[in-house]
Molecule: glmS glucosamine-6-phosphate activated ribozyme aptamer
Organism: Brevibacillus borstelensis AK1
């Protein structure tokens, strides 16, 4: 989202809206005002904005402000909820100077695999600019063009295991 149930689908940096700013429209007894209005505030209904992409799921459990950077200087505000985030056990693995089992310790989830320091390092989208559209607005979609990141990754150095069998110097 589909009238409601059922039952289905969508999406996971993802969804949503009760403050919050803001649009329309209706209303105004009472309140504001050197200006008396197509005025403010309040009110009603309906709206609208409220995070820009990278990355990322073995199982079960438990938990909640869960990686990383762009933009900006902000409602990307305040909050709901969900989540691939962690943590603990399982499972299958990696790595600890030949191979096997055990055992320890760090990893890792199949595009993967120890830490610690240093060098080096490509890649996004929003944003902006330009055209087209949608909306009475608030705003919104598309599409072309430009371009920038960080984790990652790649490369030196240090540092980081026993037992036992086999094998080989």
């Nucleotide at each position: 989202c589909u009238a409601g149930a059922u039952g289905g689908g969508a999406a996971a940096g993802c969804g949503c809206c009760a403050g919050c700013a803001c649009u329309g429209c209706a209303g105004c007894u009472g309140c504001c005002c050197g200006a008396c209005g197509u005025g403010g505030a309040g009110u009603g209904c309906a709206g609208u904005g409220g995070a820009c992409g990278a990355g990322g799921u073995g199982g079960a459990g438990g938990u909640u402000u869960a990686u990383c950077g762009a933009a900006g200087c902000a409602u990307u505000c305040g909050g709901c909820g969900g989540a691939u985030g962690c943590c603990u056990c399982c499972c299958g693995g990696c790595c600890g100077a030949g191979u096997a089992u055990c055992g320890c310790g760090g990893c890792c989830g199949c595009g993967g695999a120890g830490c610690g320091c240093g060098g080096g390092g490509g890649c996004a989208a929003a944003a902006c600019a330009a055209c087209a559209g949608g909306g009475c607005g608030a705003c919104u979609u598309g599409u072309u063009g430009c371009a920038c990141a960080a984790g990652a990754c790649c490369c030196g150095c240090g540092c980081a295991u026993g037992a036992u069998a086999c094998a080989g110097a």